[in-house]
Context: one part of a larger RNA
RNA sequence: CUGGGCGUAAAGGGCGCGUAGGCGGACUGACCAGUCAGGGGUGAAAUCCCGAGGCUCAACCUCGGAACUGCCUUUGAUACUGUCAGUCUAGAGUCUGUGAGAGGAUGACGGAAUACCCAGUGUAGAGGUGAAAUUCGUAGAUAUUGGGUAGAACACCGGUGGCGAAGGCGGUCAUCUGGCGCAGCACUGACGCUGAGGCGCGAAAGCGUGGGGAGCAAACAGGAUUAGAUACCCUGGUAGUCCACGCCGUAAACGAUGUGUGCUAGCCGUCGGGAGUUAGGCUCUCGGUGGCGCCGCUAACGCAUUAAGCACACCGCCUGGGGAGUACGGUCGCAAGAUUAAAACUC
Repeated sequence: CUGGGCGUAAAGGGCGCGUAGGCGGACUGACCAGUCAGGGGUGAAAUCCCGAGGCUCAACCUCGGAACUGCCUUUGAUACUGUCAGUCUAGAGUCUGUGAGAGGAUGACGGAAUACCCAGUGUAGAGGUGAAAUUCGUAGAUAUUGGGUAGAACACCGGUGGCGAAGGCGGUCAUCUGGCGCAGCACUGACGCUGAGGCGCGAAAGCGUGGGGAGCAAACAGGAUUAGAUACCCUGGUAGUCCACGCCGUAAACGAUGUGUGCUAGCCGUCGGGAGUUAGGCUCUCGGUGGCGCCGCUAACGCAUUAAGCACACCGCCUGGGGAGUACGGUCGCAAGAUUAAAACUC
């Protein structure tokens, strides 16, 4: 470079915004750059190919032809691509009305539970397990009642329900704020799609500084179990889990399925909106989210209008197993490490 691929065999970037680039709706006109046709010039010789000839053959050599797929120039063609000009509304966006939602941020508030503290009642156990023990308790525990304090999480509703680009988001209220659907079809007039680099976001754990610390709980200690038990079980328990600010940048970051657009049988549920209606909850319709199922696809499993079907555009990635997502170097990071990423050797 090319071919074939990427749900599960190797392979979709964790997700978005967007630069360059690539690609791009309908109609009309102009130009003729790409494109196409004809002519001319050039494309050294040798080599390659075809034909013929010379060394006894061949290799080799000689002659002729073709070719040299290219470049330059000229005359034309104008469908397509391109450029310029004009127009359009089906893509995209705006506007008006309306709607749903754990979307995000900040603040305030609430109840249940838990733990601790104080006080009352009360007495010998409690706790825990397969059974126990460590542990707590006559200095009064467990249980129960009243009062107080603290931190974290929000039962029921709750739902293959909803929202978000992904990570993710769940008590209530208020303020600020992003996105989306539907209806109207008023406005702009291709303003679009994708996106190497780049920038931003990004669970948990971890790191820095300062707070906070109820419960839980790596590490650690003890009790059991066991041949042993650096575990599973039990009693404790520190980081951490929580908050603010700053890092880290990973994951089975999964639908293991990149994004966008168009096309291709249906049936059943559910969420949000609209229209109609005989008012039966039914019909139609737009947007989501599930189940089943044709055509088609698939190695099979399965997918099947939410495609893994039929196509197009653009990006990322794969190319036998191990060595190895490692070494070295670079970049980033406080560190942990992340990222980029080989080879020898071996099967």
Small-subunit ribosomal RNA, central domain from Hwanghaeella grinnelliae, 347 nucleotides, folded computationally.
The sequence was found in a public genome assembly.
Its Rfam family is "Bacterial small subunit ribosomal RNA".
Model confidence (mean pLDDT): 90 of 100.